[in-house]
A computed fold for a 492-nucleotide part of an RNA from an uncultured bacterium, annotated as small-subunit ribosomal RNA, 3' major domain. The full RNA is in RNAcentral, with records from ENA, Greengenes and SILVA.
Context: one part of a larger RNA
């Protein structure tokens, strides 16, 4: 000077408390450990690994994963030179019926091999040409090299997690101290904040905080192939359907608006705090983006880049099949339930945000259904995905392992794809398991939040999505407080 303390003081945070819903028990999904295996590729490991890299493992993906087969200058790049430049570009050999394509044979393919057929670019004759020429390309060979998801994240760059959106971390000059260093940054008050005020051997400044940015909430202006009988007209069983209109809604640009600005009180005539008015909105309005100096030799050599090491007929490259999906178990994260504020049936209501051309696919027809046929329209405020669901109305069930719950299994089908055995998803019928609210323990959340309900998207042929990232609908309870638990800040 720091760090630490079962030292002290002050102060924060869903940290506790108050409250609501969960996890831990069940079944299943998914990740991990373990076990197994020819292989079950690798990484991640308290918080900060474990629905994580993986925003899509049947082949591919895919990796020194395993078994087997095959190829070696290689699936891919360059040749350090010439030239003013454009551009051409290692060396040797070959090259027009050549390269390449098709076909045959061996083979599962990769690959090997054979020759039957087809068959390229430019230039030169007056024109044309496979036969002539040229170089390019190509083929074979040679060399230097390529290649490596091989090792080292304790050699590294870059990127990321975390403390933590916490309020801190520093510098210049001055002053003090022999010096390390201190001061400033301490103290009083205040704030979400090293925020601001006062005080002051300090005076200033920088990185952070705040603001500037995006979005949402209100209003105005501009603009109208979406919206509107709002006012007029036409038409329909009906519908902005048509003429037409820019009022409104909306969309998208621009602008305004909030600043403790105003009033009262408290306060040191301060900063500020409390209450009020007006206002769509207050005292950082809500949400996001934004993460200081640093910490964890934190994570990543398997995104990429890169030093060193290792490997080069193989640790490279290609192919077939298998594995990554293996199951006595254990843990994490989820989904569905255990029912009556519920289940089932019928009727009928209201979103937002997205996606669509190798795509979304309407009406219509077939099928109980998954789906099939067909193809209007749409490069999309215009058409389609597209019926939102919970909710509401009526009816049934009557507390039971049930009209709860749906695992598991059987049969029959549908779709994608070269191919669903290992190992896809979906549909119908049948089957109906555990489960009656969960021990110790433990998690999330302070408002349009929790809880609950559905919808969309990326990846993607298809899909193991119950994941993830978004969107809207319905919509609570509690907070007396800071003694205690956890983490953090300042002074001592």
């Nucleotide at each position: 000077u720091g760090a630490c303390g079962g030292g002290g003081g002050c102060u924060c945070a869903c940290a506790c408390a108050a409250g609501c819903g969960g996890u831990g028990g069940a079944g299943c999904a998914u990740g991990u450990g373990g076990c197994u295996u020819a292989a079950u590729u690798c990484g991640a490991g308290g918080c900060u690994a474990c629905g994580c890299g993986a925003a899509g493992a049947a082949c591919c993906u895919u990796a020194u994963c395993c078994c087997g087969g095959g190829c070696u200058u290689g699936a891919c790049a360059u040749g350090u030179g010439c030239g003013a430049a454009a551009g051409c570009g290692u060396c040797c050999g070959g090259u027009g019926g050549u390269a390449g394509g098709c076909c045959g044979c061996g083979g599962a393919a990769a690959c090997g091999u054979g020759g039957g057929c087809c068959g390229a670019a430019g230039g030169u004759a007056c024109c044309c040409a496979a036969u002539c020429c040229u170089g390019a390309g190509c083929c074979g060979g040679a060399c230097a090299c390529a290649g490596g998801u091989g090792c080292u994240g304790c050699a590294u760059g870059g990127c990321u997690g975390u403390c933590g959106u916490c309020a801190g971390c520093u510098c210049g000059u001055g002053u003090c101290g022999u010096g390390a260093g201190a001061u400033g940054u301490c103290g009083g008050g205040u704030u979400a904040a090293g925020u601001c005020c006062c005080a002051u051997a300090a005076c200033g400044a920088g990185c952070g905080a705040a603001a500037c940015c995006c979005u949402u909430a209100c209003c105005c202006c501009c603009a109208g192939u979406u919206g509107c009988c709002a006012g007029c007209g036409a038409g329909u069983u009906a519908u902005g359907u048509c003429g037409g209109g820019g009022a409104c809604u909306c969309u998208g640009g621009g602008g305004g608006g909030a600043c403790u600005g105003c009033c009262g009180g408290u306060g040191u005539c301060a900063a500020a705090c409390c209450g009020g008015a007006g206002g769509a909105a207050g005292g950082u309005g809500g949400g996001g983006a934004u993460g200081a100096c640093g910490u964890c030799a934190a994570g990543u050599c398997c995104u990429c880049a890169u030093g060193g090491c290792c490997u080069u007929u193989a640790u490279g490259c290609c192919c077939g099949g298998g594995g990554c999906u293996g199951c006595a178990c254990a843990c994490g994260u989820g989904c569905u339930a255990c029912a009556a504020u519920g289940g089932c049936g019928u009727g009928g209501a209201c979103a937002a945000a997205g996606g669509g051309a190798c795509g979304c696919g309407a009406g219509c027809c077939c099928g109980c259904g998954a789906g099939g046929g067909g193809g209007a329209g749409c490069c999309g405020a215009u058409c389609c995905c597209g019926g939102a669901a919970a909710g509401c109305a009526c009816g049934c069930c009557c507390c039971a392992g049930u009209u709860c719950a749906g695992a598991u299994c059987g049969c029959a089908g549908g779709c994608u794809g070269c191919a669903a055995c290992u190992c896809g998803c979906c549909u119908g019928c049948g089957u109906g398991a555990a489960g009656c609210c969960g021990g110790a323990a433990u998690c999330g959340c302070u408002a349009g939040u929790a809880a609950u309900c559905g919808c969309g998207g990326g990846u993607c042929a298809g899909c193991a999505a119950c994941a993830c990232c978004g969107c809207g609908g319905u919509g609570a309870a509690u907070g007396u407080g800071u003694u205690c638990c956890u983490g953090a800040g300042c002074c001592u």